[in-house]
RNA sequence: GGGCGCAUAGCUCAGUGGUAGAGCGUUACGUUGACAUCGUAAAGGUCGGAGGUUCGAUCCCUCCUGCGCCCAC
Numbered sequence: 001g002g003g004c005g006c007a008u009a010g011c012u013c014a015g016u017g018g019u020a021g022a023g024c025g026u027u028a029c030g031u032u033g034a035c036a037u038c039g040u041a042a043a044g045g046u047c048g049g050a051g052g053u054u055c056g057a058u059c060c061c062u063c064c065u066g067c068g069c070c071c072a073c
Stems, first nucleotide, its partner, number of pairs: 001071007010024004018055001026042005048064005
């Protein structure tokens, strides 16, 4: 330099155009003598950045950034 893939909650990941979710974790409450377990509830997201398409974009297109793999030098 060329090709491919990935980027969504603190972590691991779903989500193929119509109000962003799960598990774990965190906090509160219930339960306990206390802890754990369990139950209920809550907080936590500019969906990597900028443009474009569309009535509408996490999703489709282009560019950029970062990471990984392959090829070439």
Molecule: transfer RNA
Organism: Minisyncoccia bacterium